[in-house]
C1' cells in the first nucleotide's frame, strides 16, 4: 500500500407539461381558476416509555412484572451522557480502547459428567510419623541398633487425578507435620487520615479471621409499576327483536303511597384478601341464543415541534432571543414523461501540474480532458412524540486489530 472490524453522517436538487391529494382566496354552478404544500433514517418490529382517551364516585396489601456501580440529562424510559470498578487486546511511564444483564454465595435450596481417597465446611492413594506383636540379622545369651511384614493411631508438607483440591514466599516448632508460631505479602474484618457530590483513590493502626464455582439458577434485598387502547373515544342519521336457563327481598321516616335514609343479597371492581358499589314485579343481574347497525361528521395534525443566533455545561442537554407552519389520505393521494445540474460508478488518456508519504522507489489524494449509465441499497405515512432493535448499492468520517515489495 492495503485489509478485518466497530460506530457516525449522507443516501438529491431544479425548471416545464399532464396526472392525484389536502389548505386557503376568487369565480360561480355541467364547474372552474389562482396562489402554498404533499412519504423515511429507518415509515419496518410492535419491544419499552409517555401524551391522549375511556373504565372511574375507591383505594389499600399481597402476588405478578420490570429495574439494580455512581452522578447528572429526560415528559419518562430497559433511553442517553459522563466518571468509577472489573476483564481483555495494545503500549510502556502507565496511557487509549473494547466488553459488562456491574446489589447479593458467610440468609436458604439446588446444580456440576468422568477421573479421582476427596468436589465444599471435604479427604489418606502414593510419599512422612508413632507402633502392640511376629520374623530373623548383628553384638557376648543382655541392653541398644537396623531390616521385614502388620493391627491401631496421627498427619493435608510433596506428589497423583482433575477445568478447579481450602492463601503464597522464607523461617521456626514437632515424632512427622500444620497459620500451630513469627516476618514480610494477598485477601477479609475493624478503626482512621486525606482526596472527591458520588461510586471510590491513596496512606496507616489493630487482629492469624483466610470454607472455591454458579443467581440471564430458584432466591435474598432495595426501588419502582392500575387496566385497556385511535378498531380508544365522541356526535348525527337509519335500523331491529327480543327469547329462555339461573339467582337476588330487610329495616326506619311517611296514615298509606310516592319519595328519601341506612344495610346487606345474586352480582360488579385486571389475580387473591380486605375495602368499596350495589335491590323489585313495568325490578336487578350472571350465563346461552337470536335480530339491527359495514352510513356520515370529529377525534386528525400547532408539537414534550422545526430552524437560527446566543449565554451556560467535559457532555447528554438546558434558559433566552428571532423566525417558520413543513402529509392528513380512508380501499387509501404524494406519479410520469423530458432537460438541466449534482453525488456516486464504469471506461479511456498510461496525458498534464500541486500536495502528502519514505533514507529512496512503488504508492496515496486533489485539480484538469473525453466518452458512457443515468439516483442506482433497504424500503410507503395511518393518533402523535422520545428510545431501542433489525435492513441497507454506494460514498464519506472516525476508533481500532492485523500489515507489503524492492534497494
Nucleotide at each position: 500500500a492495503g485489509u478485518g472490524u466497530c460506530g457516525g453522517c449522507c443516501g438529491g436538487a431544479u425548471c416545464a407539461u399532464c396526472g392525484c391529494c389536502c389548505u386557503g382566496c376568487c369565480u360561480u354552478u355541467u364547474g372552474g381558476g389562482c396562489a402554498g404544500g404533499g412519504a423515511g433514517g429507518a415509515a419496518a418490529g410492535u419491544c419499552c416509555g409517555a401524551a391522549c382517551u375511556c373504565c372511574g364516585a375507591a383505594g389499600g396489601g399481597c402476588a405478578u412484572c420490570g429495574c439494580a456501580c455512581u452522578u447528572c440529562c429526560u415528559a419518562a424510559c430497559g433511553g442517553g451522557a459522563a466518571g468509577g470498578c472489573a476483564u481483555c487486546g495494545c503500549a510502556u511511564u502507565a496511557g487509549c480502547g473494547a466488553u459488562g444483564a456491574c446489589g447479593g454465595c458467610a440468609a436458604g435450596u439446588g446444580c456440576a459428567a468422568c477421573a479421582g481417597a476427596g468436589a465444599g465446611c471435604a479427604g489418606c492413594c502414593c510419599u512422612g510419623c508413632c507402633g502392640a506383636u511376629g520374623g530373623g540379622c548383628u553384638u557376648a545369651u543382655c541392653a541398644g541398633g537396623g531390616c521385614c511384614a502388620c493391627a491401631g493411631g496421627c498427619g493435608a508438607u510433596g506428589g497423583g487425578u482433575g477445568a478447579a483440591a481450602g492463601g503464597g514466599u522464607g523461617g521456626g516448632g514437632u515424632a512427622a507435620g500444620a497459620g500451630c508460631c513469627c516476618a514480610c505479602c494477598a485477601g477479609c474484618g475493624u478503626g482512621u487520615c486525606g482526596g472527591g457530590u458520588g461510586a471510590c483513590c491513596g496512606g496507616g493502626g489493630c487482629g492469624g479471621c483466610u470454607g472455591g464455582g454458579u443467581a440471564a439458577a430458584c432466591c435474598c434485598u432495595g426501588c419502582g409499576c392500575g387496566g385497556a387502547g385511535c378498531a380508544a373515544g365522541g356526535c348525527c342519521a337509519a335500523a331491529c327483536a327480543g327469547u329462555g336457563u339461573c339467582g337476588c327481598a330487610c329495616g326506619c321516616c311517611c296514615c298509606c303511597a310516592a319519595g328519601g335514609c341506612g344495610a346487606u343479597a345474586a352480582g360488579g371492581u385486571g389475580g387473591c384478601c380486605c375495602g368499596c358499589c350495589g335491590a323489585a314485579u313495568u325490578g336487578c343481574g350472571u350465563c346461552a341464543c337470536g335480530g339491527g347497525u359495514a352510513g356520515g361528521c370529529c377525534g386528525c395534525u400547532a408539537g414534550a415541534g422545526g430552524c437560527c443566533g446566543u449565554c451556560g455545561g467535559u457532555g447528554a442537554c438546558g434558559g433566552c432571543g428571532g423566525u417558520c407552519c413543513c402529509a392528513g389520505a380512508u380501499a387509501g393521494a404524494u406519479g410520469a414523461u423530458g432537460a438541466u445540474c449534482u453525488c456516486c460508478c464504469c471506461g479511456g488518456c498510461a496525458g498534464a501540474c500541486c500536495g502528502c508519504g519514505u533514507g529512496g522507489u512503488g504508492g496515496c489524494g486533489g485539480u484538469u480532458c473525453c466518452g458512457g449509465g443515468u439516483a442506482g441499497a433497504c424500503a410507503g405515512a395511518a393518533u402523535u412524540c422520545g428510545g431501542c432493535u433489525u435492513a441497507c448499492a454506494g460514498g464519506u468520517c472516525g476508533g481500532u486489530g492485523c500489515a507489503c515489495a524492492c534497494c
Molecule: Bacterial RNase P class A
Organism: Rhodothermales bacterium